[in-house]
RNA sequence: AGAGUUUGAUCCUGGCUCAGGAUGAACGCUGGCGGCGUGCCUAAUACAUGCAAGUCGAACGGUACUCUUUCGGGAGUACAGUGGCGAACGGGUGAGUAAUACAUAAGGAACCUGCCCUCGGGACCGGGAUAGCUGAUGGAAACGUCAGGUAAUAGCGGAUGUGAGUCAUUAUGGCAUCAUGAUGACUUGAAAGGAUGCAGCAAUGCAUCGCGCGGGGAUGGCCUUAUGGCGCAUUAGCCAGUUGGCGGGGUAACGGCCCACCAAAGCGAUGAUGCGUAGCCGAUCUGAGAGGACGACCGGCCACAUUGGGACUGAGACACGGCCCAGACUCCUACGGGAGGCAGCAGUAGGGAAUUUUCGGCAAUGGGCGCAAGCCUGACCGAGCAACGCCGCGUGAGUGUUAAGGCCUUCGGGUUGUAAAGCUCUGUUGCCGGGGACGAACGGUACUUAUAGGAAAUGAUAAGUAAGUGACGGUACCCGGCGAGAAAGCCACGGCUAACUACGUGCCAGCAGCCGCGGUAAUACGUAGGUGGCGAGCGUUAUCCGGAUUUAUUGGGCGUAAAGGGUGCGUAGGCGGCGAAUUAAGUCUAAAUUGAAAGCGUGGGGCUCAACUCCAUGAUGGUUUAGAAACUGGUUUGCUGGAGUGCAGGAGAGGUUAGCGGAAUUCCAUGUGUAGCGGUAAAAUGCGUAGAUAUAUGGAGGAACACCAGUGGCGAAGGCGGCUAACUGGCCUGUAACUGACGCUGAGGCACGAAAGCGUGGGGAGCGAAUAGGAUUAGAUACCCUAGUAGUCCACGCUGUAAACGAUGGAUACUAAGUGUUGGGGUGACCCAGUGCUGUAGUUAACGCAGUAAGUAUCCCGCCUGGGGAGUAUGCACGCAAGUGUGAAACUCAAAGGAGUUGACGGGGACCCGCACAAGCGGUGGAUUAUGUGGUUCAAUUCGACGCAACGCGAAGAACCUUACCAAGCCUUGACAUGUAAGAUAAAGGCUCUAGAGAUAGAGAGAUAGUUAUAUUUUACACAGGUGGUGCAUGGUUGUCGUCAGCUCGUGUCGUGAGAUGUUGGGUUAAGUCCCGCAACGAGCGCAACCCUUGUUGAUAGUUGCUAACAGGUUAUGCUGAGAACUCUAUCAAGACUGCUGUUGAUAAAACGGAGGAAGGUGGGGACGAUGUCAAGUCAUCAUGGCCUUUAUGCUUAGGGCUACACACGUGCUACAAUGGUCGGUACAAAACGUCGCAAUCCCGUAAGGGGGAGCUAAUCGCAAAAACCGAUCUCAGUUCGGAUUGAAGUCUGCAACUCGACUUCAUGAAGUUGGAAUCGCUAGUAAUCGCGGAUCAGAACGCCGCGGUGAAUACGUUCCCGGGUCUUGUACACACCGCCCGUCACAUCACGAAAGUAGGUUGUACUAGAAGUAGGAGGGCUAACUCGCAAGAGAGGCAUCUUACCACGGUAUGAUUUAUGAUUGGGGUGAAGUCGUAACAAGGUAACCA
Repeated sequence: AGAGUUUGAUCCUGGCUCAGGAUGAACGCUGGCGGCGUGCCUAAUACAUGCAAGUCGAACGGUACUCUUUCGGGAGUACAGUGGCGAACGGGUGAGUAAUACAUAAGGAACCUGCCCUCGGGACCGGGAUAGCUGAUGGAAACGUCAGGUAAUAGCGGAUGUGAGUCAUUAUGGCAUCAUGAUGACUUGAAAGGAUGCAGCAAUGCAUCGCGCGGGGAUGGCCUUAUGGCGCAUUAGCCAGUUGGCGGGGUAACGGCCCACCAAAGCGAUGAUGCGUAGCCGAUCUGAGAGGACGACCGGCCACAUUGGGACUGAGACACGGCCCAGACUCCUACGGGAGGCAGCAGUAGGGAAUUUUCGGCAAUGGGCGCAAGCCUGACCGAGCAACGCCGCGUGAGUGUUAAGGCCUUCGGGUUGUAAAGCUCUGUUGCCGGGGACGAACGGUACUUAUAGGAAAUGAUAAGUAAGUGACGGUACCCGGCGAGAAAGCCACGGCUAACUACGUGCCAGCAGCCGCGGUAAUACGUAGGUGGCGAGCGUUAUCCGGAUUUAUUGGGCGUAAAGGGUGCGUAGGCGGCGAAUUAAGUCUAAAUUGAAAGCGUGGGGCUCAACUCCAUGAUGGUUUAGAAACUGGUUUGCUGGAGUGCAGGAGAGGUUAGCGGAAUUCCAUGUGUAGCGGUAAAAUGCGUAGAUAUAUGGAGGAACACCAGUGGCGAAGGCGGCUAACUGGCCUGUAACUGACGCUGAGGCACGAAAGCGUGGGGAGCGAAUAGGAUUAGAUACCCUAGUAGUCCACGCUGUAAACGAUGGAUACUAAGUGUUGGGGUGACCCAGUGCUGUAGUUAACGCAGUAAGUAUCCCGCCUGGGGAGUAUGCACGCAAGUGUGAAACUCAAAGGAGUUGACGGGGACCCGCACAAGCGGUGGAUUAUGUGGUUCAAUUCGACGCAACGCGAAGAACCUUACCAAGCCUUGACAUGUAAGAUAAAGGCUCUAGAGAUAGAGAGAUAGUUAUAUUUUACACAGGUGGUGCAUGGUUGUCGUCAGCUCGUGUCGUGAGAUGUUGGGUUAAGUCCCGCAACGAGCGCAACCCUUGUUGAUAGUUGCUAACAGGUUAUGCUGAGAACUCUAUCAAGACUGCUGUUGAUAAAACGGAGGAAGGUGGGGACGAUGUCAAGUCAUCAUGGCCUUUAUGCUUAGGGCUACACACGUGCUACAAUGGUCGGUACAAAACGUCGCAAUCCCGUAAGGGGGAGCUAAUCGCAAAAACCGAUCUCAGUUCGGAUUGAAGUCUGCAACUCGACUUCAUGAAGUUGGAAUCGCUAGUAAUCGCGGAUCAGAACGCCGCGGUGAAUACGUUCCCGGGUCUUGUACACACCGCCCGUCACAUCACGAAAGUAGGUUGUACUAGAAGUAGGAGGGCUAACUCGCAAGAGAGGCAUCUUACCACGGUAUGAUUUAUGAUUGGGGUGAAGUCGUAACAAGGUAACCA
């Protein structure tokens, strides 16, 4: 510090996800040791048991016991009670609390403070009770009651009193009330002289502790103020002691804290009130920081103690281990009554994913009491449990091998791996034995010394000596010994992300943080080996911060990605021109103070290191004081540039009202006139003989204003268009007389606001939702047509929204040019104000914007934060309604989106080509038949091929074989190959015979090779074999687009990039063929050419071919001699290149015409097939990886099947006849093939064919022509056409023609009379037509591949159909239109809304109620101290009781709010292959979209 994920690829926007750190954690697997920490986050749920607050005999009276005794007593220990102090600390928890809290900083001239320190002065005189105790008595208990008697440092009275209060005088100070000092007067108010020690005979003195008053300090508390820290505005108004005042009460103290009266205030958009949530902080985690999150442990503060209320005592409480009352709950009970409160430490139950021992000790630190010893202390110190966290250590070190084993393998090897074993060492930890701490200092005791004071002693203070005090713990640590012995796992390995192979599985099982893996070769599942990471841990889950600049102060945006309010006016607020003076709020500087400790940073120190811990120092902030005055702010005073006013001109569909006008449509009346009109792609509905349409005249009525008219004008926007008038708003230009910052923006607010719509009343010509009819259609609730109601128009009122758009808020300033236009000014150059285009810088993701900014800046407002759910639900406001404004969540997805790029596609455009259409010729589709396919059938009808590009295809040839299929019969190392081991044999093979369907089995004769057995056979084992599966694992090969003209690369340039350019453009070509131009220049694969064939000529060569001349011969024939001329054969050459010429063209390329030429513009034909596409075909040609099979899916035998047959399709043959059939006569090829063969002449047969066999291993012999031509006949008919089918008889091949061959003859003589929709081929030696040959092959072509003979017609042209190419355009497609995609319905499931209601929580208001308690009042009752009184008694005071006020629980009624639930209902989301349509994306087939 980034990465993955939207796309075919790209850039951007934008979300989701990951890598890091952290935790009071939990879960899974694993687990050696130590140190330091941490440990109920949930039920503030309920709690058994034990402990957690006592202490003082030096305050008091006593009781019990012990010791001693001179028997009087004395000393000591323990104890209940009275009394004192403590119990308000310490410890726990976080329920409540959004402020009576907390933090920070101030204030208290408005306050209190026990114990402690210090100072001053004091402690006098009296009186009366009571507990304990004794006796009696009630009760189960808890706990009492009565009588008697007793003490105090308990309680009470009086005296004294510096004090306190009031008043008066006065001085000083301050901050208003006031504070301080002095004087005087009045009022009021204390105590325990107790305890112990020492001295003394005693009186008494001294010392210590204690007591009372006052001043000061310290500590702790209380009150007040400011600032700061949560969410929701779908909480906007709240408040009646409320806000203030006068006077009282109350408090330690201020105060509506409380009361009476008076006034009507107070708070709130800078967020009151309400609701929700929450203890706050120091800190902690994270982060570069700013921030964000959090508030366990430790520390400070607050609140609470079963729930609610209340006071008492006290210095302090409204009191966790106190009291009273009420409620809930639990326990005891003798049913009459009582008792209790773990959110103290342990522990239990429960809840929960989850959190420890009913431990030791007061040794240390701290606390309470005490003179002290000491006692108490679950505070605390320690130990125990837990890898819960952090830190440290170890599980060994050196040497040592292609070990074995595992795994993989291309079988060679590789890897685990120096890893192990082995050898040599070490001893941390561990185990055993021995030693053994620091933490301990005190206090107190004993002794010594010193100081001050004292008559002395006790005592106080300080120093020293001695003994003694340890839970942890025989622990840490140290020494010795033993022995590698006792100590490694977890996760991951597709990318992100370090680390790969094998097997198993087969969209199953499973994985997954995101993208995504798995459908038979999974580096992604499971296992193994290996590897990587971390390591006593490792992973997972949860949560927080980070990455995320993804809420943006630092540090984002709003034309098209989410986002500018529809527009203006304007309030608060924010911001604001030039100059001067002043001030000091902001700002800056310095100092002081605070910022507790811990923590954190830095530097040091101590535990062996570290964690941990100690010391020093630093740290954003707050407050105060002093200073500075540029800038911002305040105040004052000026200025004219911003803004406004005046004056003079100007343009305009700016607005409102009234009036007027012509054209057109429609309607009415009348005339003329006659059969149609109207409408459409075509029709029909409709109108019309009752006279339409058309035409003419007149009239009525409503609405809208042609031309002018213009990226022209005006307006804030919506919007505004005939003419005239009236009223009226704004703008521009010129001028510079006036004001003097008066400005900009603008949350709320107010006003305006298209169309549609609503209300009331008018109006209604045309148009026209709805509706009706006619068409179209599979349907057509649409598009088209005919009608037509609301509405459209007017007046008044509402609605308040639009794709209200420039998808661009307003204002100001600045920043190259060029050009058009509107208004004004200027003599002009030009200037001002609008409105457009092009374009530089700049900017932008790109497109684009560019002085009318989307540039550069400032100010203000509005708005955005992934897609869907959803502009929905709910609440509220507005509205007559329709609806509008505001506006979520659950749930769900990993994308949604913008711009551009390359393709593909379009019922987009332009150009071009092709037997693509057109023009022609001939067919197919109809018939019979052949053949292939589908289907069906079958034991089997083997398999493959399926649009073009499967279907006379693989198959250039199924009777057996082939053959892969079926039903049977055999064989199992096998029909075939190689090898190993062991054994046997004289053979194996061939021949004959027997059984059998055959394979096979058995028997026999004869004779030869061979014996290192290399041959045969038997057995065992490796293995053979497979036309079994996968063509979607493959090689090879083939088809197809397509012989279409395309497909690319290097360098350069342009672009952020994908990419573009080149390859586009202008011409031209069959062609990306060539030329020109051009940020391109070149090159490659294709095109063309080179190859074969054919057409012309030449040269060479002449046999088997040829024969002109010469010669011979024959009935005749190159038959013979001979020839090399010709034809021909087969080799080499020549020839054609737009080369020449004219015209056109751009002086090009080229085109058109011509000459010459056998051939002319690629001469004709062929071979040759770019990058790629179709997971195209083929595992059954062959090869081949996995998989499957192994007495069978292999091998073999005979038989059957592939030849079936209602039917459908493809491809052919033959026909339907006279351009013909039949008969007769007669002529002419090419290219092949032939010894396992072709076969002549001849003979036989009607014929197929047979017999026979010359010749030929072929330019020698043979197979071997037909149509045509010349005659004859048939005469338009199912025929002398046509030949299927069937019968009979034959021929040939072959072991064998039954299933199932071909051919021949005779007889039979079917359909068919030119073929519906549709569809195919062909542009010249072509179509058509005629025959011939070959491969395969024993036989079996109408098929296939070739050959020649005869030999046409037509092409105007490119509108249309099909296919293709180039450019361009749109796109929501990229599996690419056979694409994408929308909505209803049906099914499943999830969350949500509504709903008659129902059940809870919280809370308001009104009334009721009134425990305990406090305060007030009170007749009567009871009453030691004090006062009066001789006394009786009275009084003051107190107690009890009653009552008034306040008030908790409770009750009644009625609201608000929130949660749960609810028959039913509503839409929404999601779900590989449901239904119906086709809305959108292309002009998406009616352009789409908004209201």
Predicted 3D model of a 1491-nucleotide RNA (small-subunit ribosomal RNA) from an uncultured bacterium.
The sequence is in RNAcentral, with records from ENA and SILVA.
Its Rfam family is "Bacterial small subunit ribosomal RNA".